[in-house]
The prediction has a mean pLDDT of 75. Bacterial RNase P class A from Allosphingosinicella ginsenosidimutans, 374 nucleotides, folded computationally. Taxonomically the source falls in Allosphingosinicella (Bacteria, Pseudomonadati, Sphingomonadales, Sphingomicrobiaceae). The model forms 94% of the base pairs in the Rfam consensus. It matches the Rfam family "Bacterial RNase P class A". Rfam links the family to the GO terms dimeric ribonuclease P complex, tRNA processing and ribonuclease P activity.

């Protein structure tokens, strides 16, 4: 230079004009003017997790039940998040005395399979206190084609899985039957805070797999949200106390046309007390803030210390145009250069830490390839 990869960080810039919301002050008797400041994001999103804060609920412990998390070992207010390590699989590269060994990446719901129940479809003879379909072997019978019985689980074959693997012995034929060497197994020692690793003897190999099947074992966990809540409070209706004044020859209901009896009931006026609509004010944004510097860690991260204030509106403002540049596309030109198009996703509603998703283009930092050239 030119690809590609992880990380970080930006996500268009400056001016004019007009507009928009929120506070401040100022001018006005008001209605309104006006000046100044500030005015969206890495995701404001999805509402999936974790907290603040508020209201309800709740005597304490045990046991059971729902949910959820789950290698270790630090971070945090906390987490299912973020760091750092272990392990297992699975790829690349490099060595190799072919057993390994070293490095790099990727992916893990990565606790428990001698509590216990459950299930391994399809294939295959046999799928779990396993099993003989081919082949092998040995014995009988044989029409010599093969039958039956027995051994055997090495070999073929199925299968996700078939009761260690390679090799040598051994055997009728095999097989951990023996034996070396890998692997595994519960003690031992040694390192590690730990998950885990290594070491040599020891054992002839055990209970084969699933717990994103119940279930066990630890840890966690009350419940609903800012339309949570807290406060003022009207006019009008209405409710209740208290008192003056009416108190029936009246009105209204008591089953439908009217009458008579009888039953319930009551109306204004003054003061005072609670309750709710509508509406005001708060909650409301100075906080687990944020940037600079220094330090402590491998790193999340934590510490010290300086300097900043960075939307708080109500269904809801954060916009529109026009000039220049910075990117980016087409087009015309041999070029010089010109024109035309045109800014990715997305819009705060209590606030915060994370996840997850959506993003046109661009910068930086490290690595790895290729190319040139010193």
């Nucleotide at each position: 230079c030119c690809a590609g990869a992880a990380g970080g960080c930006c996500g268009g810039g400056c001016g004019g004009c007009c507009g928009c919301g929120g506070c401040u002050c100022c001018c006005g008797u008001g209605a309104g003017g006006g000046a100044g400041u500030c005015g969206a994001g890495g995701a404001a999103a999805g509402u999936c997790c974790g907290g603040g804060c508020u209201c309800c609920a709740c005597g304490g412990a045990a046991c059971g039940g729902c949910g959820g998390u789950g290698c270790c070992g630090g971070g945090u207010a906390a987490c299912g998040c973020c760091c750092g390590g272990c392990g297992a699989u699975c790829c690349c590269g490099g060595u190799c005395a072919c057993g390994g060994c070293c490095g790099g990446g990727a992916u893990c719901a990565g606790g428990g399979a001698c509590a216990g129940u459950g299930c391994c479809a399809c294939a295959g003879a046999a799928a779990g206190c396993a099993g003989a379909c081919c082949a092998c072997c040995g014995g009988a019978u044989u029409u010599c084609g093969a039958u039956c019985c027995g051994g055997c689980c090495a070999g073929g074959g199925c299968g996700a899985a078939a009761g260690g693997g390679u090799g040598g012995g051994g055997c009728a034929a095999g097989a951990g039957c023996c034996c070396a060497c890998c692997g595994c197994g519960g003690a031992c020692c040694c390192g590690g805070c730990a998950a885990c690793g290594g070491g040599g003897a020891c054992g002839g190999c055990a209970u084969g797999g699933c717990a994103a099947a119940c279930c066990c074992c630890a840890c966690c966990g009350g419940g609903a949200g800012c339309a949570a809540g807290a406060c003022c409070g009207a006019a009008u209706a209405g409710g209740g106390g208290c008192g003056g004044c009416a108190c029936a020859c009246g009105g209204g209901c008591c089953a439908c046309g009217u009458u008579c009896c009888g039953g319930c009931u009551c109306g204004u006026c003054g003061c005072c007390c609670g309750g709710g609509u509508u509406g005001g004010u708060u909650g409301c944004u100075a906080g687990a803030g944020c940037g600079g510097c220094g330090g402590a860690g491998c790193g999340a991260u934590c510490c010290g210390u300086c300097g900043c204030c960075c939307a708080g509106a109500g269904g809801a403002a954060u916009g529109g145009u026009c000039g220049c540049c910075c990117a980016g596309u087409c087009c015309c030109g041999c070029a010089a250069g010109g024109g035309a198009c045109g800014g990715a996703c997305a819009g705060a509603a209590c606030c915060c830490g994370g996840c997850u998703u959506a993003c046109a283009g661009g910068c930086c930092u490290u690595c790895u390839g290729g190319c040139a050239g010193a």